[in-house]
Context: one part of a larger RNA
């Protein structure tokens, strides 16, 4: 390579957008490049096969033969696939009227609570833990009252409850915007899906420059616990956590399950429509579409499990593995300010 595979054994790119390239609905014509079928040349000899001959035989020599699945080249065929010309809605997309949402972006604005300041009442402890202790506290602590700063998360509504492509997203209110769903129609007329590469997002942690700083808390520093305790418990604490801009591109970025399409018994919850029945009216029943869980036909799986949100039957397309360790390492190359990412070896060894 040829096969076979990626939920958990190695193995699905964190995640979009989208170029090339692959692929790719139905109907008529025409073309004939791929297919297809016949002819012709060519396909050295030798070997490999069949049928025979010579060495007594047999290896081994030898004749004839076939066979050479492949190339050119000619003459057909038109069903598939190409191409090309017209058409076609059902794919896909626009418009039109509805509808839910913690989807983003600025900007404003609320209430509880921590803290920290001023003041009042009040007296001796208060915190903290297994038990202390370090710590605060008569220079008046903790309690409690009342004002006041000022930072940050938004309690109950909260829901295997919504939405977003993922990373996420959650008091309220404007303002801007994106996205999906439903309903019955009308428009274009395949405009589609995939997506090497490229571009863009993309939790926390870090990083750069400027604010901010309430609370938590790496480092740190003290108290304990121990044999010892660079720790797990305490008391205290700076980066940081917050904003703006710039970077940085990594996570068990997980449904450890790639997107797209079609087809394949059922139940039963809930979340948005949309018909129908009913009703005073809200339910309650049905039937449908989209979503989102549970349990399980059939069929799949090495078991576990999956199972119309498939890990079932298929098709296109793309990533991506090949025994452990060495190693996601070394050089090497491109990114970054840095920390590092990314792309990725061998030798040895078992």
């Nucleotide at each position: 390579u040829u096969g076979g595979g990626c939920g958990u054994a190695a193995a699905g790119c964190g995640g979009g957008u989208g170029u090339a390239g692959g692929u790719g609905g139905c109907u008529u014509u025409g073309u004939a490049a791929g297919u297809c079928a016949g002819g012709a040349g060519u396909g050295a000899a030798a070997u490999c096969c069949c049928c025979g001959a010579g060495c007594u035989u047999a290896a081994c020599u030898u004749g004839g033969g076939a066979a050479g699945u492949g190339c050119u080249u000619u003459u057909g065929a038109a069903a598939c696939u190409g191409c090309a010309a017209a058409g076609c809605u059902u794919g896909a997309a626009u418009g039109u009227g509805g509808g839910a949402g913690a989807g983003g972006a600025u900007c404003g604005u609320g209430g509880a609570a921590u803290u920290c300041c001023a003041g009042g009442u009040g007296u001796a402890g208060u915190g903290g833990u297994g038990a202390a202790a370090u710590a605060c506290g008569u220079a008046g602590a903790u309690a409690u009252c009342u004002g006041g700063a000022g930072g940050a998360a938004c309690a109950c509504c909260g829901g295997u409850g919504g939405c977003g492509a993922a990373g996420g997203c959650g008091g309220c209110g404007a303002u801007c915007u994106g996205g999906c769903c439903c309903a019955a129609c009308a428009u274009u007329g395949a405009c589609a899906c995939u997506g090497a590469g490229a571009c863009c997002c993309g939790a926390a942690a870090g990083c750069g420059u400027g604010g901010g700083g309430a609370u938590c808390a790496a480092a740190c520093a003290g108290g304990a616990u121990u044999a010892g305790a660079u720790a797990c418990c305490c008391u205290g604490g700076u980066a940081g956590u917050c904003c703006a801009c710039g970077c940085c591109g990594u996570a068990a970025a997980c449904g450890a399950u790639g997107g797209a399409u079609a087809c394949u018994u059922g139940g039963u919850g809930u979340u948005g429509g949309a018909g129908g029945u009913a009703u005073u009216g809200a339910c309650c029943c049905c039937u449908u579409c989209a979503g989102u869980g549970c349990c399980g036909a059939a069929g799949c799986u090495a078991a576990c499990g999956c199972g119309u949100u498939a890990a079932g039957u298929a098709u296109c397309c793309c990533g991506c593995c090949u025994g452990g360790g060495g190693a996601g390492u070394a050089c090497g190359g491109u990114c970054g300010c840095a920390a590092g990412a990314u792309u990725a070896a061998a030798a040895c060894u078992c």
Molecule: small-subunit ribosomal RNA, central domain
Organism: Bdellovibrionales bacterium